[in-house]
RNA sequence: UCGCACUAGUCGGGGAGUUAGCGGUGCCCUGUACCUGCAACCCGCUCCAGCAGGGAUGAAUCCCGGCCCCCGGACUCUUUUUGUUUCGUCUGCCCUCCAUAAGCGGCGAUGAAGGAUCGGUCUCGCGCAAGGCGGAGUCGUGAACCGUGUCAGGUGGGGAACCAAGCAGCACUAAGCGGCCAACCGUUUGUGCCGCGAGGGCGCCGGACCCGAGCUGGCUGUGGAGGUAACGGGGGUAGAAAGGGCUUCAAAGGCCGGUGUGCGG
Numbered sequence: 001u002c003g004c005a006c007u008a009g010u011c012g013g014g015g016a017g018u019u020a021g022c023g024g025u026g027c028c029c030u031g032u033a034c035c036u037g038c039a040a041c042c043c044g045c046u047c048c049a050g051c052a053g054g055g056a057u058g059a060a061u062c063c064c065g066g067c068c069c070c071c072g073g074a075c076u077c078u079u080u081u082u083g084u085u086u087c088g089u090c091u092g093c094c095c096u097c098c099a100u101a102a103g104c105g106g107c108g109a110u111g112a113a114g115g116a117u118c119g120g121u122c123u124c125g126c127g128c129a130a131g132g133c134g135g136a137g138u139c140g141u142g143a144a145c146c147g148u149g150u151c152a153g154g155u156g157g158g159g160a161a162c163c164a165a166g167c168a169g170c171a172c173u174a175a176g177c178g179g180c181c182a183a184c185c186g187u188u189u190g191u192g193c194c195g196c197g198a199g200g201g202c203g204c205c206g207g208a209c210c211c212g213a214g215c216u217g218g219c220u221g222u223g224g225a226g227g228u229a230a231c232g233g234g235g236g237u238a239g240a241a242a243g244g245g246c247u248u249c250a251a252a253g254g255c256c257g258g259u260g261u262g263c264g265g
Base pairs, nucleotide, nucleotide: 001265002264003263004262005261006260009057010056011055012030013029014028015027020046021045022044023043024042034054035053036052037051038050063258064257065256066255067254068253072249073248074247075245076244077243078242079241080240081239082238083237084236085235086234087233090232092231094227095226096225097224098223099222100221102220103219104218105216106215107214114210115209117207118206119205120204121203122199123198124197125196126195127194128192129191130189131188132187133186134185135184137180138179139178140177141176147172148171149170150169155164156163157162
């Protein structure tokens, strides 16, 4: 160096997750690279890390290592944005209260604020008026008989003259009913530009006296206290987008290097 036959190795890898850790089944990314059984409230191992069985290839383009490149993934930072939650001891907005009197306004020499005084409003008592009710009064009506007067007819007595009782009718009245009612009497009250007396007197209203220039706190402003979570702001959390990271893992690919045994020529 060539041929034949073997063996090591290989027959996918990776990410996240799970795990004390390593693999696998499952999910995802690459890619096409054996078969059967086991396996997510899991299956099998123990730092040389799937287990059990079978098959193919097989010393190099194919196996192993290093470097480069890089699909993809993880972590982290910044910004923006969405959802959710929390903070009124974040603060703006908003609301309430207190104070102030800078601006506006109102009142004020027909006299502010202040001082002092007399009344009213209020309560009670007594009255007055008004209203309501009732009474008296007045007018009308009003009694078959059990009211009065007169009593036709009729009845009774009498020889007669006449007398008597008495129905109806008429008139007048009683009880009753109705109208009117200024004045009169009684009674009543959620009535009163009323009167007198006593009381009360915070507030409000009124009169005039002293004094002589402010008073007010309606609006805006300022200061203080409190409240409210819809918006603004801060924090937490879950996601999305963009950019960054001399961070990390990494398929496929590229380059370089490395690596057996036996027999025979």
The RNA shown here (Bacterial large signal recognition particle RNA) has 265 nucleotides and comes from an Oscillospiraceae bacterium. Its mean pLDDT, the model's own confidence on a scale to 100, is 75. Lineage of the source: Bacteria > Bacillati > Bacillota > Clostridia > Oscillospiraceae. Its Rfam family is "Bacterial large signal recognition particle RNA". Rfam classes the family as a non-coding RNA gene. The RNAcentral record of the sequence draws on ENA.